[in-house]
Context: one part of a larger RNA
């Protein structure tokens, strides 16, 4: 020094992120209680008073005994006494103090959040988070919905809508606006779309296959729901000062934010503005409000009570602080015994340099004799932990979703399990029956053929009724009745009776297939197992469609002056860079491409462009025309470069070579290989143009591009299950459709809940380099300064220095160098804020301004904010700036940043995110080396002891102010107003001390509770006082001068330069600065010193302390006061015990009684002083 406690004068939060921690308060009784309120409460509000003991009196309660009365008794009533208990009143009495110890709320005001009690991250978060009663919405009729399970089955529940489940909000009060365009839920509709099954068609048959049709749910479409997910604008103008804008215009939306609240847990700007609290407020509260980005059950605004919640005041209180001190215990330290772990290459100095840019180890120069002990924590980029931040990985995991691909569940259709009978209906087939009206014609002529007969087996006709109708009629049935109809004729396209077949339509029956609805019961199923309910449904199984983060597997690119955002420098082309071969990088510079053209292509022929000059006309600078000059100054589809004039440009004519096959070369791709693609050359064929030579395989050249698989196309070629043919199939060739991340995976996010591997290949801190930026200086000298650049000011420009800003870079560190600020403590720098000395002044004095020397000393307190910084208040001589790993975390703190919880605003569908805000949140360790602060020891020098010197070294030992005399003087018109020098005091620093003052303090006394009364203990109780010692808040000293050499500066003499000149030679002054003086250390100062005395001395051992961690130092050891004991004194406390007397009263007269007086300045105590050998310092 530390840990745990105790106590502190004066001040009283000045401390600090913050009153953290401490202290205060405290029980009971009486009194008293603002404001708010949900009238319950907050409430013990706050505030004030009392409180012991003894003696009496009266009373409460319990109990015991006695007596009275009632009763047979139990028992009850009344009275008295005793004991215990709780109080009232009166008196007495003691203390500093009476809930005397223990126990035992500090109080209060404003605001935020959450209503409350409650719950939570066992082990860093207790909260504003969760829950809650209340409110709202939704699902669900019981074989319920919901949940678990593969199923059987089970929970809810042996409950039944006043129930169960799900979701949101979160007591109460006042309220809860607008929007249905998006998403989602629900309902509906049937245009369209839509699977399997089914039907039909089709590939010559069969089959697989293909096509079409029909169709459920779903989608589409229509509507509805916001206490569903969610959302809730912009511009311009306008009133008779200005401002503002009730009002108007306009764009636009699904609707454009209503009531409220509002710089907020939400406000960037922001420390908004105003008021208030303060001396001062980045704070609190109240307002305003232009709300980056408030807002109504993702609830809005309030709200009594409550809160180990957050924030801010006030009172009280205090060692939080000014400013520390003392004491107690523990631990440390010393002795003895026992005895780990981590760590550990060796070595173990400073400064400067070098160096992988931060060295004990390299270089240079210093320092340093060896060893031990106790400390401190600067360094070992110390130990611990293959960095959690960051990046990378074709690593992982978890979570999300309108990523990709699937699966469960749900839902819809269909088939099977699966039977039966009605009714309706659709289609096909079969049967029966009926009907068929242009006009003409007797008249309702279906068509064709046969046809001369048909009819009593009952015709025409009549009655009734039914059906149908073109309203004329026709047909059926029943009855009456009893003979007609047809052919021939006429009309007409067609001629009729009768028979057969056929067409169209209608009706009806049956069969098959289907649909709808319904009956039944036997499959199946349910349960209260009954003479029951349901029922071919449901369930189960198969197939098919829809929906489907409920679940699963995965993906979520690269380059990159870290990554992300941005960009594409990811494919291709030109030019420069590119350094005269080739090649050559950057998120270097610049310009382009992912086309276009049936002519803008091929050939042949002809022509010459731009521009300028001259000329004619409306006509102009510029229209068209004529003449001339005209080497490219034009044009060439598009960039740039290269190229091009009887052309590669322009015009015209004729054509399709923008061909087929084949072989090769070049570029792509420097010097190995490499694909697509592009280009060039030859030969053959068939062509175009041209008189011909020739040219032509697109475009003056260099960009204009795309693998494999699958598919399609082709008058193409080849093969094809023993022969022929066809179809079909396969292959080859050619063409087309794609990969721009362009030599070509099919692919979204989040992680702060995170994990792993690797990286200083790569970021954040610090270092290195650089120094744009920053800071400081110099040159120039425009402007200002009345005049005048240089008293002061110092534009536009130029040149440097520094390495405190911010950047750049990515060199060191990712098997780990702790990150902001504060506290503490030390050293250094000067570009000096003050103090010292000077110079200039637009310096009268005073006060200033500017500059020079100078780093000895000083440079502070407070308010708000985490702040550094900045701002403010009051002081001050001044309140300078920096550096030391933005000095300092094995020194402290932990407020901020920067984890896990939570909230707001904003963004996102979401998981989540935010150099936005807010609240909360673990700081390891026994020091090996070095370093430093101290203390010892050994050796050296050297016999022992004692006394000195001082090479060197440390210090600030002093620094500053105020007042006063000088002096109201010098100066000044005045107003004002100095100095040299002298004195006093104060502040800061340093050193020492304890006489005084204060603190602490052995001790003494009082007192509470309690322990067999007790003259004593314990609570290491509380209270008062206090010796020594130690201390500061106390006292003393810091006297101070002086000398030497100097700085800036002032001068003397004096040349170079016959003058001048402070300088060149020489000389004199001149500062708080330097060296002495002063105070320490110091002979280990290796050149190891000097002097004196002496022949002994020292140690062990013992008693000790003015000393002390251990060692050491010092005193003493019988020739002795070293310690203890004792005596005396002094000091502290404050009058002991016992005894006697008194005492308010009471009394049963026996006595009880707090307390008081005397004995007694007593008793007790002492770390003090003196005396005294009683004990121990014997012996060795």
């Nucleotide at each position: 020094a530390c840990c745990a406690a105790u106590u502190a004068a004066g001040g009283g939060a000045a401390u600090u992120c913050g009153g953290c921690a401490u202290a205060u308060u405290a029980g009971u009784c009486c009194u008293g209680u603002a404001g708010c309120u949900u009238c319950g409460g907050c409430u013990u509000a706050a505030g004030g008073g009392a409180u012991g003991u003894c003696u009496a009196u009266c009373u409460u309660u319990g109990u015991u005994u006695u007596u009275u009365c009632a009763g047979a008794a139990a028992u009850g009533u009344a009275a008295a006494a005793g004991c215990a208990u709780a109080g009232u009143u009166a008196g007495a009495u003691c203390u500093c103090a009476g809930u005397a110890a223990c126990a035992a709320g500090g109080a209060u005001g404003g605001c935020c959040c959450g209503a409350c009690u409650g719950u939570u991250u066992a082990c860093c978060a207790a909260a504003a988070a969760c829950g809650u009663a209340g409110c709202c919405a939704g699902u669900u009729g019981c074989u319920a919905a919901u949940c678990u399970g593969a199923a059987a089955a089970g929970a809810c529940u042996u409950g039944u809508a006043u129930a169960a489940c799900u979701g949101g909000u979160g007591a109460g009060a006042c309220c809860u606006g607008c929007c249905c365009a998006g998403u989602c839920g629900c309902g509906g509709u049937u245009u369209c779309u839509c699977a399997a099954a089914c039907u039909c068609c089709u590939u010559u048959u069969c089959a697989a296959g293909g096509g079409a049709g029909c169709u459920a749910a779903g989608g589409u479409c229509c509507g509805u729901g916001a206490a569903a997910c969610g959302g809730c604008g912009g511009g311009g103008g306008u009133a008779a000062c200005u401002a503002u804008g009730a009002c108007c215009c306009u764009c636009u939306u699904a609707a454009g934010g209503u009531a409220g609240c509002g710089u907020a847990a939400u406000a960037c700007c922001u420390u908004g503005u105003c008021g208030u609290c303060u001396g001062a407020a980045u704070g609190g509260c109240g307002a305003c409000u232009u709300g980056c980005a408030u807002g109504a059950a993702u609830g809005g605004u309030u709200u009594a009570a409550c809160g180990a919640g957050g924030u801010u005041g006030u009172c009280a209180c205090u060692g939080u602080c000014c400013c520390u001190a003392a004491u107690u215990g523990g631990a440390a330290c010393c002795u003895u015994c026992u005895g780990a772990a981590a760590a550990u290459a060796c070595u173990u100095u400073g400064u400067g340099g070098c160096g992988a840019a931060a060295a004990u180890g390299c270089c240079a120069c210093g320092g340093a004799c060896g060893c031990c002990u106790a400390g401190u924590g600067g360094g070992a980029a110390g130990c611990g932990g293959a960095g959690a931040c960051c990046u990378u990985g074709u690593g992982g995991a978890a979570c999300u979703u309108u990523a990709c691909u699937g699966c469960a569940a749900c839902u819809u259709g269909u088939u099977g399990u699966u039977g039966u009978g009605g009714u309706c209906u659709u289609a096909a087939g079969a049967g029966a029956a009926a009907u068929g009206c242009a006009u003409a014609g007797c008249a309702u002529a279906g068509g064709u053929a046969g046809g001369a007969g048909c009819g009593u087996c009952g015709a025409u006709u009549c009655u009734g009724u039914c059906a149908u109708u073109u309203u004329g009629g026709u047909g059926g049935c029943a009855g009456a009745g009893g003979a007609g109809c047809g052919a021939a004729c006429u009309u007409g396209u067609a001629a009729u009776a009768c028979u057969a077949c056929c067409c169209a339509c209608u009706u009806u029956u049956c069969u098959u297939a289907g649909g709808a609805u319904u009956u039944c019961u036997u499959a199946c199923u349910c349960u209260u197992u009954a003479u029951g309910g349901g029922g071919a449904c449901a369930g189960c199984a198969g197939c098919a469609g829809g929906c489907g983060g409920g679940c699963a597997g995965u993906u979520u690119g690269a380059c990159u002056g870290g990554g992300g955002c941005g960009g594409u420098g990811c494919c291709c082309u030109g030019u420069c860079g590119a350094a005269a071969a080739u090649g050559u990088a950057u998120c270097g510079a610049u310009a382009g491409g992912a086309c276009c053209c049936a002519a803008c292509g091929a050939u042949g022929a002809g022509c010459u462009c731009a521009u300028c000059c001259a000329g004619c006309u409306u006509g102009g600078a510029a229209a068209u025309c004529u003449g001339g000059a005209g080497u490219u100054g034009a044009g060439u589809g598009c960039g740039a470069g290269g190229g091009c004039a009887a052309a590669a440009g322009c015009u015209c004519a004729u054509c399709u070579g923008a061909c087929u096959g084949u072989a090769u070369u070049u570029u792509g791709a420097a010097a190995a290989g490499c694909a697509a693609a592009a280009a060039a050359u030859g030969c053959a064929g068939a062509g175009a143009a041209g008189a011909a030579a020739u040219u032509c395989g697109g475009g003056c050249c260099u960009a204009g591009u795309g693998a494999a698989c699958c598919c399609a196309c082709g008058u193409g070629c080849u093969c094809u299950u023993u022969u022929a043919a066809u179809a079909g199939g396969a292959g080859c060739c050619g063409u087309g459709u794609c990969u721009g991340a362009u030599a070509g995976a099919a692919a979204a996010g989040u992680u702060a809940c995170c994990c792993c591997a690797a990286g200083g290949a790569u970021a954040a801190c610090a270092g290195g380099c650089u120094u744009g930026u920053c800071g400081c200086g110099c040159c120039c000298g425009a402007u200002a300064g009345u005049c005048c650049a240089c008293a002061u000011u110092g534009a536009c420009g130029g040149c440097g220095c520094g390495g405190u800003u911010u950047g750049g870079u990515a060199c060191a560190u990712c098997g780990c160098u702790g990150u902001c600020g504060g506290c503490u403590c030390u050293a250094c720098c000067u570009a000096u804020c003050c103090u010292a000395g000077u110079c200039g002044u637009g310096c009268a004095g005073a006060a200033g301004c500017g500059a020079c020397u100078a780093a000895g000393g000083g440079u502070g307190c407070c308010g708000g904010a985490g702040u550094u910084c900045a701002c403010g208040u009051a002081u001050u001589a001044a309140a300078a700036g920096g550096u030391a790993u933005c000095g300092u975390u094995a020194g402290c703190u932990g407020g901020g940043u920067u984890a896990a919880g939570a909230a707001c605003g904003u963004c996102g569908c979401g998981a989540g995110a935010c150099a936005g805000u807010u609240u909360g949140u673990a700081u390891g360790a026994u020091a090996u080396c070095u370093a430093c602060u101290a203390g010892g020891u050994g050796u050296g020098u050297u016999g022992u002891u004692g006394a000195g010197u001082g090479a060197g070294u440390g210090g600030a030992a002093c620094g500053a102010a105020u007042c006063u005399c000088u002096a109201g003087u010098a100066c000044g018109a005045g107003a004002g107003g100095a100095a040299c020098g002298g004195g006093a005091u104060u502040c800061g620093g340093a050193u020492g001390c304890c006489u005084c003052u204060g603190g602490u303090g052995a001790g003494c006394a009082g007192u509470u509770g309690u322990c067999a009364u007790a003259u004593g203990g314990c609570a290491g109780g509380c209270u008062g006082c206090a010796u020594a010692g130690c201390u500061a808040c106390g006292c003393a000293u810091u006297g101070u001068a002086u000398g030497g050499a100097u700085a800036a500066g002032a001068g003397c003499u004096g040349a170079a330069u016959g003058c001048a000149u402070c300088u060149a030679a020489g000389c004199u002054c001149g500062a708080a600065g330097c060296c002495a003086c002063c105070c320490g250390c110091a002979a280990a100062a290796c050149g190891a010193c000097u002097c004196a005395a002496c022949u002994a001395a020292g140690g062990c051992c013992g008693u000790c302390u003015a000393a002390g961690a251990a060692g050491a130092a010092g005193a003493c050891g019988u020739u002795g006061a070293u310690a203890g004991a004792g005596u005396u004194g002094c000091u502290g406390u404050g009058u002991a015990a016992g005894a006697u007397u008194c005492a308010a009263g009471a009394u049963u007269c026996g006595u009880c009684g707090a307390g008081a007086a005397u004995u007694u300045c007593a008793g007790c105590a002492g770390a003090c002083a003196a005396c005294u050998a009683c004990u121990a310092a014997a012996a060795g």